Transfer RNA from an uncultured Clostridia bacterium, 73 nucleotides, folded computationally. Its Rfam family is "tRNA". From the family's description: Transfer RNA (tRNA) molecules are approximately 80 nucleotides in length. The family's RNA type in Rfam is transfer RNA. The sequence was found in a public genome assembly. The coordinates come from a structure-prediction model, not an experiment, and the mean pLDDT is 82.
[in-house]
RNA sequence: GCCACUAUAGCUCAGUUGGUAGAGCGAUGGAUUCGUAACCCAUAGGCCAGCAGUUCGAUUCUGCUUAGUGGCU
Numbered sequence: 001g002c003c004a005c006u007a008u009a010g011c012u013c014a015g016u017u018g019g020u021a022g023a024g025c026g027a028u029g030g031a032u033u034c035g036u037a038a039c040c041c042a043u044a045g046g047c048c049a050g051c052a053g054u055u056c057g058a059u060u061c062u063g064c065u066u067a068g069u070g071g072c073u
Base pairs, nucleotide, nucleotide: 001072002071003070004069005068006067007066010025011024012023013022019056027043028042029041030040049065050064051063052062053061
């Protein structure tokens, strides 16, 4: 220098014929227990990396940028 992939909750990850997003773990509260742990119930937590374009409508499609990973030279 070129190519590909990845970026979504505190962490690990799902989520597309485009229609305002979920799980597990974790956190908080409750129930249970003499008390703790475990189990059970509930709640909170996200402008989906950024900027534009297309569209009635974009996490999703297109372009560019940023960061990371891998490959080639």